[in-house]
The prediction has a mean pLDDT of 82. Predicted 3D model of a 733-nucleotide part of an RNA (large-subunit ribosomal RNA, domain II) from Hadarchaeum sp. (SeqCode). Lineage of the source: Archaea > Methanobacteriati > Hadarchaeales (SeqCode) > Hadarchaeaceae (SeqCode) > Hadarchaeum (SeqCode).
Context: one part of a larger RNA
RNA sequence: GCCGGGGAGUUUACCGUCAUGGCGAGCUUAAGAGGCUUGAAGCCUCGUAGGCGUAGGGAAACCGACUCCACGCACAGCCUUUAAAGGCUGGAGGUGGGGGGUGUGUUGAGCGCCCUUAGUCAUGACGGUAAGACUAGAAACCGAGCGAUCUAGUCCUGGGCAGGGCGAAGCCGGGCGAAAGCCUGGUGGAGGCCCGUAGGGGUGCUGACGUGCAAUUCGUUCCUCUGACCUGGGGCUAGGGGACAAAAACCAAUCUAGCUCGGUGAUAGCUAGUUCCCUCCGAAGUGAGUCGCAGCUCAGCCCGCCUGGAGGAGGCACGCUGGGUAGAGCACUGAUUGAGUGGUAAGGGCUCGAAAGGGCCCGCCUCUCUUUCAAACUCCGAACCAGUGUGCUCCUGAGAAGGGCGGAGUGGGGUUCCGCGGGUUAAGCUCGUGGACCGAGAGGGGAGCAACCCAGACCAGGGUUAAGGUCCCCAAAUGCCAGCUAAGUGUCAAACCAAAGGGCGUCUUGCCUCUUAGACAACCGGGGUGUAGGCUUAGAAGCAGCCAUCACUUAAAAAGUGCGUAACAGCUUACCGGUCGAGAGGCAAGGCCCCGAAAAUGGACGGGGCUUAAGCUGGCUACCGAUACCCUGGAGCACGCUGCCACGCGGCGUGUCUGGUAGGAGGGCGUUCGGCUUGGGGAGAAGCUGGGCCGUGAGGCCCAGUGGACCGAGUCGAAGUGUAGAUCCCGGU
Numbered sequence: 001g002c003c004g005g006g007g008a009g010u011u012u013a014c015c016g017u018c019a020u021g022g023c024g025a026g027c028u029u030a031a032g033a034g035g036c037u038u039g040a041a042g043c044c045u046c047g048u049a050g051g052c053g054u055a056g057g058g059a060a061a062c063c064g065a066c067u068c069c070a071c072g073c074a075c076a077g078c079c080u081u082u083a084a085a086g087g088c089u090g091g092a093g094g095u096g097g098g099g100g101g102u103g104u105g106u107u108g109a110g111c112g113c114c115c116u117u118a119g120u121c122a123u124g125a126c127g128g129u130a131a132g133a134c135u136a137g138a139a140a141c142c143g144a145g146c147g148a149u150c151u152a153g154u155c156c157u158g159g160g161c162a163g164g165g166c167g168a169a170g171c172c173g174g175g176c177g178a179a180a181g182c183c184u185g186g187u188g189g190a191g192g193c194c195c196g197u198a199g200g201g202g203u204g205c206u207g208a209c210g211u212g213c214a215a216u217u218c219g220u221u222c223c224u225c226u227g228a229c230c231u232g233g234g235g236c237u238a239g240g241g242g243a244c245a246a247a248a249a250c251c252a253a254u255c256u257a258g259c260u261c262g263g264u265g266a267u268a269g270c271u272a273g274u275u276c277c278c279u280c281c282g283a284a285g286u287g288a289g290u291c292g293c294a295g296c297u298c299a300g301c302c303c304g305c306c307u308g309g310a311g312g313a314g315g316c317a318c319g320c321u322g323g324g325u326a327g328a329g330c331a332c333u334g335a336u337u338g339a340g341u342g343g344u345a346a347g348g349g350c351u352c353g354a355a356a357g358g359g360c361c362c363g364c365c366u367c368u369c370u371u372u373c374a375a376a377c378u379c380c381g382a383a384c385c386a387g388u389g390u391g392c393u394c395c396u397g398a399g400a401a402g403g404g405c406g407g408a409g410u411g412g413g414g415u416u417c418c419g420c421g422g423g424u425u426a427a428g429c430u431c432g433u434g435g436a437c438c439g440a441g442a443g444g445g446g447a448g449c450a451a452c453c454c455a456g457a458c459c460a461g462g463g464u465u466a467a468g469g470u471c472c473c474c475a476a477a478u479g480c481c482a483g484c485u486a487a488g489u490g491u492c493a494a495a496c497c498a499a500a501g502g503g504c505g506u507c508u509u510g511c512c513u514c515u516u517a518g519a520c521a522a523c524c525g526g527g528g529u530g531u532a533g534g535c536u537u538a539g540a541a542g543c544a545g546c547c548a549u550c551a552c553u554u555a556a557a558a559a560g561u562g563c564g565u566a567a568c569a570g571c572u573u574a575c576c577g578g579u580c581g582a583g584a585g586g587c588a589a590g591g592c593c594c595c596g597a598a599a600a601u602g603g604a605c606g607g608g609g610c611u612u613a614a615g616c617u618g619g620c621u622a623c624c625g626a627u628a629c630c631c632u633g634g635a636g637c638a639c640g641c642u643g644c645c646a647c648g649c650g651g652c653g654u655g656u657c658u659g660g661u662a663g664g665a666g667g668g669c670g671u672u673c674g675g676c677u678u679g680g681g682g683a684g685a686a687g688c689u690g691g692g693c694c695g696u697g698a699g700g701c702c703c704a705g706u707g708g709a710c711c712g713a714g715u716c717g718a719a720g721u722g723u724a725g726a727u728c729c730c731g732g733u
Stems, first nucleotide, its partner, number of pairs: 001733006011131013026052003032046005056063002066098001068097004075090006099115006134273004141263006152237009161227001163195003166191001170187007199224003204220002207218002239255001241251002276668006286299005300410002302407006311395003315392009327380001328378002333374003338369003342365003347362006413438003417435007443454003458634007468624003471608003477621001479620006490610002501595003505592010522579005528552003533547003558573001562571002635658002637655008669722001671719010687706008
């Protein structure tokens, strides 16, 4: 892991609501007693204590309540009508008004509660409270005991420590000295001394091993080895206690408080699990409070029942009212560019003057023109939102809005989505706000992919489309008409897009200039004179630099475009002529493409592969493609009509009904046991194995084999009533 068995909302009391039944201004017995009955269970009759109700208000004293009026649903009666329907009258319940009781009150007003009669008992369902309270799970706390055969300390009594080295005191000899004593040679054998064996320990390799030989071992290395040494046996100290050369180490593989049993089913706002089916509806992750933030209470949102009796709406169009956002603007507030007018007592600088004082500039203020801005600016001002009116549309007597009661869950939300914002360099970031979606939503597409596109799945069959696609993988066009791209760019709707800045790559568009009086390019020729302009300079001759930049001959030729020289020279350009013979040049904008372009094994358009495309742009026609839409058949639900043996079943009809987590409601299947009724079984019960059929399903029926003795059905009732899960428990494998 699998298989089998066990395994989780129970029971009692009280309370609330609903349903059913009995009785009803009343209802009901409790303990207990008697009787019937084969036992048990059960049934019948007593038992009136007590309880709830019949009047409320008030702390109390105390006081003490409508058969009033109107509207009107269901319904009933009458009238009209072929019918549908309409009208009138009454109208339970309901609603509104009036009135009343009592408390407060200056005995005022007002306000609170109450009055136009329904309860009670039993049974059942759901919920609440108290109890272990759906099941399992702590870390802990307390009590009583058991432990020092491990280990810590200590006491008693025993045992053990190869060999070698160093050589303390003391003593002896010799020498010296007046002496104390010193020197020297021996002897001696001290020591928590040294090296090192046994023994004890456990340092490094962070070696081996690491489901081990082993819940601490193995190898090697290392520390100590006459001592605060090691060790046998026997005693003592016990759990808030011991013991401790102190690590909070050790006290039996357990220690910041041992172990065992008990209190104990401790408690757990936390975690996991919580067992059959079908049908109907269907959420929330928000607000407030909280020793509150993983919880809970109230509200909001969901479900069911009752009531109610005619409206309701979030859609569309138009009108009106309100608004001050986007944008825009500078009229206010504040900021801001340049220029100018005027002022300047007080600021700074310069200047005239002996001083007084004067002049100029800056600065500051005002005004004019001009430039640029604003969440906390507005002379303006949308879309849009809200309210309201009208007209449509949709829902609604097959029952809307509203109201009451009961049962919940939720109160961690998310989004690469569509918008608007605050924070942030940014984020699969964070905090708001409106919507949609996921959550709780399957199906098709997007290679894969909760929330992107299409589309809301009752079941079965057939067809048509949506998004998206149509070379092959892979269903459908190697379709048609044009253009672009040469980069494998690309083959991406977005998510998963690389930028600023560049490109005589190529295509398109617009404008300007030149051009058969010959353009552009190329080639051939000319490109001169005054003059080497003047100045400067050693030199300066077109060409270091400064100034000027004229005139002449001309078809044209600069007081010189670039190279060059020390300076000249030389080459060249502008400019002109000729040859040639048709477009050329410039600017701006756009499309595709290129550069910009770096990541770790070789590799990613999903892949193969694709180049007048299977890429990009525009257009057209077919086809494929979903649980969407249509058709056929069937089922369920809700409601209407109708029939019957009527709390139910059948028939017909209507529906823009039938996804669904938490959750609410309804109806069923199956297991065990009991009462009543009724059956089966050695001519083969239960159980098991295999098969067939029926039911939407839980499940049921039948057949064959096996098995060898019990087992059903209908109805009513009671539960130890359904398993895949809980690192569930026990057993097997």